[in-house]
Context: one part of a larger RNA
RNA sequence: UUGAGCCUAAAGCGUCCGUAGCCGGUCUCGUAAAUCCUUGGGUAAAUCGAACAGCUUAACUGUUCGAAUUCCGGGGACACUGCGAGACUUGGAACCGGGAGAGGUCAGAGGUACUCUAGGGGUAGGGGUAAAAUCCUGUAAUCCUUAGAGGACCACCAGUGGCGAAGGCGUCUGACCAGAACGGAUUCGACGGUGAGGGACGAAGCCCUGGGGCGCAAACCGGAUUAGAUACCCGGGUAGUCCAGGGUGUAAACGCUGCAGACUUGGUGUUGGGGAUCCUACGUGGGUGUCCAGUGCCGGAGAGAAGUUGUUAAGUCUGCCGCUUGGGGAGUACGGUCGCAAGACUGAAACUU
Numbered sequence: 001u002u003g004a005g006c007c008u009a010a011a012g013c014g015u016c017c018g019u020a021g022c023c024g025g026u027c028u029c030g031u032a033a034a035u036c037c038u039u040g041g042g043u044a045a046a047u048c049g050a051a052c053a054g055c056u057u058a059a060c061u062g063u064u065c066g067a068a069u070u071c072c073g074g075g076g077a078c079a080c081u082g083c084g085a086g087a088c089u090u091g092g093a094a095c096c097g098g099g100a101g102a103g104g105u106c107a108g109a110g111g112u113a114c115u116c117u118a119g120g121g122g123u124a125g126g127g128g129u130a131a132a133a134u135c136c137u138g139u140a141a142u143c144c145u146u147a148g149a150g151g152a153c154c155a156c157c158a159g160u161g162g163c164g165a166a167g168g169c170g171u172c173u174g175a176c177c178a179g180a181a182c183g184g185a186u187u188c189g190a191c192g193g194u195g196a197g198g199g200a201c202g203a204a205g206c207c208c209u210g211g212g213g214c215g216c217a218a219a220c221c222g223g224a225u226u227a228g229a230u231a232c233c234c235g236g237g238u239a240g241u242c243c244a245g246g247g248u249g250u251a252a253a254c255g256c257u258g259c260a261g262a263c264u265u266g267g268u269g270u271u272g273g274g275g276a277u278c279c280u281a282c283g284u285g286g287g288u289g290u291c292c293a294g295u296g297c298c299g300g301a302g303a304g305a306a307g308u309u310g311u312u313a314a315g316u317c318u319g320c321c322g323c324u325u326g327g328g329g330a331g332u333a334c335g336g337u338c339g340c341a342a343g344a345c346u347g348a349a350a351c352u353u
Base pairs, nucleotide, nucleotide: 003325004324005323006322007307008306012321014201015200016199017198021194022193023192025088026087027086028085029084030083031082033081035077036076037075038074039073040072041071048066049065050064051063052062053061054060091191092188093187094186095184096183097182103177104176105175106174107173108172109171110154111153114150115149116148117147118146119145120144121143125136126135162169163168205248206247207246208245209244210243211242215241216240220236221235222234223233258320259319260318261317262316263315266298267297268296269295270294271293272292273291274290276288277287278286279285302309303308326353327352328351335346336345337344338343
């Protein structure tokens, strides 16, 4: 000496499930693998320590004794770890109860707007912009009105409100499925935590097959602007956006903060559930306070380079996983795996600074 870190400097896998591994609650008994003590053997020499001696001294060298780690055998200790047996209920799971929810899938229904078609009314403009023009319109537009068709979407309610592992989820009704919170004098009894490989899910976009196509709109075509304008603005417009079934597997997939558990001053909102108490027009009402779970704001100690964070930690600890190690070259090359392709994953070096 035996690392320091990961919100913003490099660094938390997009998310979850889970195999091996690692880690693991309370009590009792046993065992003695591990651990510790003792003893015997062994532990080459050099090295190291002590004493003495030899070179004039020292370095150096020699003699004797000792130390030292691992190893084997005997005896002993049993707190912790392991192993075996038994028990427990706090962790976990199951069950029951009444509630909450844009949780998911499927089916049905509805609403305004938009576009188109047809009829009626009506006549010269409409549209668009900073200003214009392209564009539409005398085969009658724009506008008003009636009827119909079509596809997409779901105003207000709407809330640092809710639900979901994340992506995400918003009209109404029904069916089916799933999860969480609260409460329980119910049941099991450590069955748990994390998780290399592995699996599943995963916005938008893109790809394949078949539908659909109102609006919007990459590409594209015009009109403007401009020195130019492969743009910003305007008029059109195809993929796509929508549905069904496959594929891709990536995002500033962000809280730029992995998961689980324990502990550590507070204040104030809000959502769901449970007690308590008061008021009451007795209602599925209202107020206050409290417990649990979530979600915000403020802030103490502490932490932090600071910004900040602060019981939803970035505080104090424990377990497990992932990742970082100057900038560029480069998320490139090569190889491999996956993919229909686009590409994704894995992922260097020379050189340069």
Molecule: small-subunit ribosomal RNA, central domain
Organism: uncultured euryarchaeote